[in-house]
RNA sequence: GAGUAUAGCGGCUAGGGUUCCGGCAUCAUCCGAUGUGUCUGGUCCGAGAGCUGCGGCUGGCGGGAGAGACAUCCCCACCAGAUGCACGGCGGGACAAAAACCCGGGAGAC
Repeated sequence: GAGUAUAGCGGCUAGGGUUCCGGCAUCAUCCGAUGUGUCUGGUCCGAGAGCUGCGGCUGGCGGGAGAGACAUCCCCACCAGAUGCACGGCGGGACAAAAACCCGGGAGAC
């Protein structure tokens, strides 16, 4: 310098705020209204570097079809996985709002 490669999807959790429900306070006391997330909660959002399942990928091995004897190409099944490594701002963005969400495996560092 170049090339290749799960940086895939779902479930859950850490975490997050406050649209809805509920709690609390005040007013009204018929319906309800206002405030409050420095309210444990339910709904909700939710991880590249968290857990888990599935698929994909790589290698091995066996079979099938085609045809030209093999290789190659296509399909199916089984087994295996060095499918590794991973510190990370400020700031901005969305939804009601916030966040380990998105910008972003970014900037930067080693």
Molecule: Guanidine-I riboswitch aptamer
Organism: Gemmobacter aquatilis